[in-house]
A computed fold for a 67-nucleotide RNA, annotated as Pistol ribozyme. Its mean pLDDT, the model's own confidence on a scale to 100, is 86.
Order: sequence, then C1' cells, then structure tokens
RNA sequence: AGCCGACUGAGCGGCUAUAAAAAGGCGUUAGGCUCAGUGCGUGGGGCCCUUCGGGGUCCCGGUCGCA
Repeated sequence: AGCCGACUGAGCGGCUAUAAAAAGGCGUUAGGCUCAGUGCGUGGGGCCCUUCGGGGUCCCGGUCGCA
C1' cells in the first nucleotide's frame, strides 16, 4: 500500500495476491467481530408455483448480557 471478516464510514483483527481464519475482550444467539446507518444474509407468517429438491412475492423482525 492493497485485499479480506454482508455493504458505507470508523474501530478491532488478519493476510500478501490469496479470500480465507483457530484472529477480531469473554460468553450467548438462527442472527454474520463491534458501533451508526442500510436491511444483504439469518428467523417467522401469508399467498402463488413446483420436477416436492425447492423457487417467487408480500409482511413482521433484524442476537443478547457482562467487562
């Protein structure tokens, strides 16, 4: 300097051409490292389609506690 931990910014952390992770204070949660926003993923319900594997759409909701 670049890339990565959903996206943007900041933080925390990792890697070196790769995009993963046992890292990211400790635990917890289906809920992704944290915060703000987004509402992507994850969760629930209705309707429609289905090769019964699943797909589409709308609505609700969008881990939590402690330090």